[in-house]
This is a predicted structure of a 134-nucleotide RNA (FMN riboswitch aptamer (RFN element)) from Sporosarcina jiandibaonis. Its mean pLDDT, the model's own confidence on a scale to 100, is 77. It matches the Rfam family "FMN riboswitch aptamer (RFN element)". Rfam links the family to the GO term FMN binding. Of the family's consensus pairs, 100% are formed in the model.
RNA sequence: AUUCAUCUUCGGGGCAGGGUGUAAUUCCCGACCGGCGGUAAUGGAAUUCAUAGAGUUCCGAGCCCGCGAGCUUACAAGCUGAUUCUGGUGCGAUUCCAGAGCCGACAGUAUAGUCUGGAUGGGAGAAGGUGAAG
Repeated sequence: AUUCAUCUUCGGGGCAGGGUGUAAUUCCCGACCGGCGGUAAUGGAAUUCAUAGAGUUCCGAGCCCGCGAGCUUACAAGCUGAUUCUGGUGCGAUUCCAGAGCCGACAGUAUAGUCUGGAUGGGAGAAGGUGAAG
């Protein structure tokens, strides 16, 4: 290093401005946001040795695959968003760069991805400690 056990901590963001209206952060114009793991091109950024090359750190998919959350339930299991598109580079990208588009549980309330609530909850998982195996 690896595997197993166990403990601790951490573990979700967002309607500016305006219109209508008795009333809307819910409608309309417009604004804003993107959980976890994988893939990560020979990618990007910074930096060190050095100037060949090598190392270190950080970043790198909402719509590709899987998971969580949510819903149903006979508690076994099942269901569960977005056609992403066009162009560029390249051997190779649905992940990079540019532009355009699309999506977002349940309950409440003037119709909610963004407000309030279940939730001081749960959680994919992440980091670290301890013990054991080998």